[in-house]
């Protein structure tokens, strides 16, 4: 100078307070004996993240024959746990001189889709500069050959040279991108290409060894060398039931609901009417409750099955209890294991509110103090973090 890992999170005392457990006086209620209250005793009281609420899991209520078909997730191998998209070892790639980091790391000859600018060309076939003249044609010249003629040019046809003008070949070179369809070299050609051939790279098949396995090592064959992209749509293969402590369970004021509960019979009068009756009013008595009253008689007002009141029944709402913290627990040894983690033995008990508790004074010491506060639980990742101490390692 870096790389892994693991610890601490200001620290001590002292008074007053607050949440919560346990015991102790006292007093009130009620009495098995417990519940409230005042007082006092004594223990305990936030975190590596208590956070984001991403991901599994316990719990609780619903829901469920089997299946598929949708949707959502995971994706190297073994292997660990309840369980994982976590961990542990390993395997491959890529980074890095190293220690180590990083990867959503199945499939691109099932099939769609996309590949920006540039570029001739981004998927299957094509060709911008070049390069070639091998065929085909054109031009231009040499020759020969027909025609004609006295000869020549003129014209036809063939051969042979040249041009690089049309059709054409070519993918070695340039150029253009993140990627252009193997690399060198030699043989071949008009030029060229795996076109052949040797080496080399990679892909496929086949074998031998190795390894639980991914996947190494070697050999032999095929010119096979047709890009890339699935946190693109598919495809394979595994997994996945929903909602959540405001889950769920008990107890229950009030109000509404329902049942039951003392005390009615008659005259008249008015309405209705299915002519059986019903309702309304008023008097008489009688009966029940209240009040005046020391009591009894009296009175006076209410009521007689509507209501109220009582009482009892189900659901259940404010409340109230629980669900509540002993846990896949923490710490220490021993034991398998590379480890991750499991076993066994021993110890300890370490917030549990419910609007929500963990502060205030004072004194000392230092490097002056980040991130931030439990609300059912636990096991991950992810994020934030002032510093500072340990171990291992690499240059």
């Nucleotide at each position: 100078a870096g790389c892994g890992g693991g610890c601490c999170a200001a620290g001590u005392g002292a008074u007053c307070g607050c949440g919560g457990g346990a015991g102790g006086c006292c007093g009130a209620c009620a009495u098995u004996u417990g519940u409230c209250g005042u007082c006092u005793u004594u223990c305990c009281g936030a975190g590596g993240a208590a956070a984001g609420u991403c991901c599994g899991g316990g719990c609780u209520c619903c829901a469920c024959a089997g299946g598929a078909c949708a949707g959502g997730g995971u994706g190297g191998u073994g292997g660990g746990u309840a369980a994982c998209g976590c961990c542990c070892a390993c395997c491959g790639g890529c980074u890095g001189c190293a220690a180590a980091g990083c990867c959503a790391g199945g499939g691109a000859c099932a099939g769609u889709g996309c590949c920006a600018c540039a570029g001739a060309a981004a998927g299957c076939a094509a060709a911008c500069c070049g390069c070639c003249g091998a065929a085909c044609g054109g031009c231009c010249g040499g020759c020969a050959g027909a025609u004609u003629u006295c000869a020549g040019a003129c014209u036809c046809u063939g051969c042979c040279g040249g041009u690089g003008c049309g059709u054409g070949g070519u993918a070695a070179g340039g150029g253009u991108g993140a990627a252009a369809c193997g690399g060198u070299g030699c043989g071949g050609u008009a030029a060229g290409a795996g076109c052949g051939c040797a080496c080399c790279a990679g892909c496929g098949a086949g074998c031998c060894g190795g390894g639980u396995g991914a996947c190494c090592g070697g050999u032999u064959c095929g010119g096979c060398u047709c890009g890339g992209u699935a946190a693109a749509c598919c495809c394979c293969a595994c997994c996945c039931g929903g909602a959540g402590c405001a889950a769920g369970g008990c107890c229950a004021a009030g109000c509404a609901g329902g049942g039951c509960g003392a005390a009615g019979c008659g005259g008249c009068g008015c309405u209705c009417u299915u002519c059986g009756g019903a309702g309304c009013g008023u008097c008489g008595c009688a009966c029940g409750g209240a009040c005046c009253g020391g009591u009894c008689c009296g009175g006076u007002c209410c009521g007689u099955u509507c209501g109220a009141c009582g009482u009892c029944c189900g659901g259940g709402u404010a409340g109230g209890c629980u669900g509540c913290u002993u846990g896949a627990g923490g710490c220490g040894g021993c034991a398998a294991g590379c480890a991750a983690u499991u076993g066994c033995c021993g110890u300890c008990c370490u917030a549990g509110a419910g609007a929500a508790a963990u502060g205030a004074u004072c004194a000392c010491u230092c490097c002056c103090g980040a991130c931030a506060g439990a609300a059912c639980c636990c096991g991950g990742c992810u994020u934030a973090c002032c510093g500072g101490c340990c171990c291992g390692c690499u240059u």
A computed fold for a 395-nucleotide RNA from a soil metagenome, annotated as Bacterial RNase P class A. The prediction has a mean pLDDT of 75. RNAcentral holds the sequence, with entries from MGnify. It matches the Rfam family "Bacterial RNase P class A". By type it is a ribozyme. Its family is annotated with dimeric ribonuclease P complex, ribonuclease P activity and tRNA processing in the Gene Ontology.